Context: one part of a larger RNA
RNA sequence: UCCGGCGAGUUGCGGUCACGGGCAAGGUUAAGCACUGAAGGUGCGGAGCCGAAGGGAAACCAAGUCUUAAGAGGGCGUCAAGUCCGUGAACGCAGACCCGAAACCGGGUGAUCUAUCCAUGUCCAGGUUGAAGAUGCCGUAAAAGGCAUUGGAGGACCGAACACACAUCCGUUGAAAAGGGUGGUGAUGAGGUGUGGAUAGGGGAGAAAUUCCAAUCGAACCCGGAGAUAGCUGGUUCUCCUCGAAAUAGCUUUAGGGCUAGCCUCGGCAGAGACUGACGGAGGUAGAGCACUGAAUUCCUGAGGGGGCGUCAAAGCUUACCAAGGGAUAUCAAACUCCGAAUGCCGUCCAGCCAGUUGCCGGGAGUCAGACUGCACGAGAUAAGUUGGGCAGUCAAAAGGGAAAGAGCCCGGACCUCCAGCUAAGGUCCCCAAGUGUGUGUUAAGUGGAAAAGGAUGUGGGAUUUCCAGGACAACUAGGAUGUUGGCUCAGAAGCAGCCAUUCAUUCAAAGAGUGCGUAAUAGCUCACUAGUCGAGAGGUCCUGCGCCGAAAAUGUCCGGGGCUGAAACACAACACCGAAGCUGAGGAAUGAGAAAUCAUUGGUAGAGGAGCAUUCUUAGGGCAGGGAAGCCGUACCGGAAGGAGCGGUGGAGCGUUAAGAAGAGAGAAUGCCGGA
Numbered sequence: 001u002c003c004g005g006c007g008a009g010u011u012g013c014g015g016u017c018a019c020g021g022g023c024a025a026g027g028u029u030a031a032g033c034a035c036u037g038a039a040g041g042u043g044c045g046g047a048g049c050c051g052a053a054g055g056g057a058a059a060c061c062a063a064g065u066c067u068u069a070a071g072a073g074g075g076c077g078u079c080a081a082g083u084c085c086g087u088g089a090a091c092g093c094a095g096a097c098c099c100g101a102a103a104c105c106g107g108g109u110g111a112u113c114u115a116u117c118c119a120u121g122u123c124c125a126g127g128u129u130g131a132a133g134a135u136g137c138c139g140u141a142a143a144a145g146g147c148a149u150u151g152g153a154g155g156a157c158c159g160a161a162c163a164c165a166c167a168u169c170c171g172u173u174g175a176a177a178a179g180g181g182u183g184g185u186g187a188u189g190a191g192g193u194g195u196g197g198a199u200a201g202g203g204g205a206g207a208a209a210u211u212c213c214a215a216u217c218g219a220a221c222c223c224g225g226a227g228a229u230a231g232c233u234g235g236u237u238c239u240c241c242u243c244g245a246a247a248u249a250g251c252u253u254u255a256g257g258g259c260u261a262g263c264c265u266c267g268g269c270a271g272a273g274a275c276u277g278a279c280g281g282a283g284g285u286a287g288a289g290c291a292c293u294g295a296a297u298u299c300c301u302g303a304g305g306g307g308g309c310g311u312c313a314a315a316g317c318u319u320a321c322c323a324a325g326g327g328a329u330a331u332c333a334a335a336c337u338c339c340g341a342a343u344g345c346c347g348u349c350c351a352g353c354c355a356g357u358u359g360c361c362g363g364g365a366g367u368c369a370g371a372c373u374g375c376a377c378g379a380g381a382u383a384a385g386u387u388g389g390g391c392a393g394u395c396a397a398a399a400g401g402g403a404a405a406g407a408g409c410c411c412g413g414a415c416c417u418c419c420a421g422c423u424a425a426g427g428u429c430c431c432c433a434a435g436u437g438u439g440u441g442u443u444a445a446g447u448g449g450a451a452a453a454g455g456a457u458g459u460g461g462g463a464u465u466u467c468c469a470g471g472a473c474a475a476c477u478a479g480g481a482u483g484u485u486g487g488c489u490c491a492g493a494a495g496c497a498g499c500c501a502u503u504c505a506u507u508c509a510a511a512g513a514g515u516g517c518g519u520a521a522u523a524g525c526u527c528a529c530u531a532g533u534c535g536a537g538a539g540g541u542c543c544u545g546c547g548c549c550g551a552a553a554a555u556g557u558c559c560g561g562g563g564c565u566g567a568a569a570c571a572c573a574a575c576a577c578c579g580a581a582g583c584u585g586a587g588g589a590a591u592g593a594g595a596a597a598u599c600a601u602u603g604g605u606a607g608a609g610g611a612g613c614a615u616u617c618u619u620a621g622g623g624c625a626g627g628g629a630a631g632c633c634g635u636a637c638c639g640g641a642a643g644g645a646g647c648g649g650u651g652g653a654g655c656g657u658u659a660a661g662a663a664g665a666g667a668g669a670a671u672g673c674c675g676g677a
Base pairs, nucleotide, nucleotide: 001677002676003675004674005673006672011094012093013092014091016089017088018087019086020085021084022083023082026050027049028048032044033043034042035041036040054061055060064076065075066074067073097235098234100232104225105224106223107222108221109220115199116198117197118196119195120194121193122192123191124189126158127157128156129154133150134149135148136147137146138145162186163185164184166183167182168181169180170179201217203213204212205211210219238612239611240610241609242608243607248261249260250259251258252257262367263366264364265363266362267361268360269359270358273354275352276351277350278348279347280346281345287339288337289336293333294332295331298328299327300326301325304322305321306319307318308317309316370395371394372393373392374391375390377388378387379386400411401410402409415588416587417586418585420584421583422582426578427577428576429562430561431560435575438573439572440571441570442569448564454549455548458546459545460544461543462542463541464540465539466538467537475533476532477531478530479529481506482505483504486500487499488498512527516525517524589602590601591600592599593598613666615663616662617661618660619659620658621657623655624654631650632649633648634647635646637644638643
């Protein structure tokens, strides 16, 4: 890992409801007794229980009663038949669908491991160092002291046994549930070790680490209470049919649990209901506005205040200051409103239309983590695949087609069958079903097939304006002068460093007290301006379509790909076709309604309701079987499914069927249990 077997809503009691049955103002027996061979049945048994009357705390009264002073008012009653048996559903009490704790308590068993202690034994190769003391000599007044020898102290030194476990390598399904290799530490001591004994779990022991107490220790192990409890996780076994949710509110030591309501389902009773139209209502949102409350702009006015001058004090004068208020002007508001929609909401002896449409009573639930998208908002950073509510949709519980691929987007809701047709979204060059379709334009960027501020003689369309055959624009030829080097400044300043000046005037076809380059300053080149040549359009501004730049990322060029340029891109217009489980056609099934004809319906998680299949046993009827039962193997048959036959083989003794009844009654999942491979 697979296969086989086993494996989870049961049983008792209780009240409630539904269905069936008996009797009925009544219904019913319990224990017990008698009979029968047993199981069990029949008869007896009326104790008791429920109901037929309630009200009050009670006394008590009674179709009433209580409250009360009350013939008042009010509360609860009177005006609906119960009860017993059977079956079923959920519920309550019990282990109560099954498996699962960590723990708690009781009684015992453990110190053969290990910790400490007690008693009694035992062990420590070899080498080194050389304390005290002693002796001798020197020394001293005597001492002290010194030297030598002797001596053999020490939680002394080196180092085997022995003990330990510091480093590292190996080992990590090991040779080993703690080891092996190489080194290391202690090795006469608080040393090692044998044997016997002591201390026990709310405890002992501890050179103290939550360390040890038999591979178990923040409280040992064994059995028991015990099926502890588990608002938690996992699992919970055949089929088909009908309907079909919720992820919200309130409360909760409540927030991943629960209760009630909401939403689902089943039964009964009623005959209401949604939507659309018409008509009638309430309202203060969007917008708008500034009349209120506030914010806020500019100008005028301006009480008052500040500053300056003035004075003994003042009066007074004054001001690039502040400023209430007033007038005019430009604005802003969720907690502003003189105004004010669209929707939505409420209503109706109205009309149309729809229907698993509405209300009440009763039985059964599940749900209380929701997700994304669009719209209007709060929080956040007008961030988030963020968070919180509101309205709507989809998913959840929805398959199919489209979006390359995709729970939540777009189209559209799958009863079954068909090698038939029409469409939706989306598409029609090839992958790939259908237009290399039509008409008019645009784009040259592979834009299309990501992006902003900003930038640009890209290009199409429109508007407007200026110049122009009295010759424009561009180009070429020529001129571009004089007072004058304007004045000032300055080393110089001559059109051209800088400053000043209504920047003047002259000659002219025209020419600035000068547009730029240039010089130290001049010079020089050039422009404005003018003439000629030429001969037809030229310049500016604004609006708008499509493009360009701005544009850097990690597997791989990348529109899904190939590939596409009068398109296979974009815009507009009209047409054709493809395209889904949509719609239609043909056949079939089930459900609901209906007398029928017929019509309608049939996606579905949690969940409610209904109808069946199969297994084992029991009772009864009728059957099969050595001329071969069950089981097993094979098989092209039947049924809407669970399933059921027939035939052949094997097997070798029991087994179907019909009607009912009773359940140890259906496995693929539980890190399920046992066995096997």
The part of an RNA shown here (large-subunit ribosomal RNA, domain II) has 677 nucleotides and comes from a mouse gut metagenome. The full RNA is in RNAcentral, with records from MGnify. Model confidence (mean pLDDT): 87 of 100.